[in-house]
Order: sequence, then C1' cells, then structure tokens
RNA sequence: GCUGGAGUAGCUCAGUCGGCAGAGCACACCCAUGGUAAGGGUGGGGUCCCGGGUUCGAGUCCCGGCUCCAGCU
Repeated sequence: GCUGGAGUAGCUCAGUCGGCAGAGCACACCCAUGGUAAGGGUGGGGUCCCGGGUUCGAGUCCCGGCUCCAGCU
C1' cells in the first nucleotide's frame, strides 16, 4: 500500500426489511433470611467512533476519515 471484519450503556454483545435504542453482567435501592450466599423486583446510566449525504424519518443505506483485528504484498 491492497482486501476483509469490527467500533452501540462501566464490561460482553444483540438490534431482521430504515419507523419508541435493548439484553446479560456490573452499579443503587427494595423484597426475602436469625445471618450469609444463592434468588426475586424496581431504578439510574447512551454524542450508536467522527464528519458529510440520501430520506418525512438513519444504529441500519451511500461517501470520506479515525482506531483496532486478520490476511495479502
């Protein structure tokens, strides 16, 4: 340099055919126990990597850029 993949909550990741941004774990509170662990419930937490475009509407489609991973040279 070229090709492919990935980037979404603190972490690991879903998100289909463009239409309310989610799960598990973690965190806070509550229930429950004589107490602990396990268990159940509720809640907080998001610049969907950045910029632009298309669209009534973009996490999703298109263009450019950045970072990481793998391969090729």
Molecule: transfer RNA
Organism: Candidatus Dojkabacteria bacterium